[in-house]
Molecule: transfer RNA
Organism: Candidatus Doudnabacteria bacterium
């Protein structure tokens, strides 16, 4: 310079175009002498950023930005 990859929750990942989940971890309660384990129950997302087609997009079309790989 060329072609491919990823980008969602704090972290690691899902998610047939039809109201975004789940492990781990956080906060509360039970439970224990105390913690840990377990058991219930919450909170925490404008889906990297912008635009565009749709009646409607994490999901498709264009740009664009970080990171990765491969070639050159």
């Nucleotide at each position: 310079g060329u072609g491919g990859g990823u980008u969602u929750a704090g972290c690691u990942c899902a998610a047939u175009g039809g109201u975004a989940g789940a492990g781990c971890g956080c906060c509360g309660c039970u439970c224990u002498g105390u913690g840990g384990c377990a058991g219930c129950g919450g909170a925490g997302g404008c889906u990297g950023c912008g635009g565009g087609a749709u009646c409607g997009u994490u999901c498709c079309c264009c740009g664009u930005a970080a990171c990765c790989c491969a070639c050159c």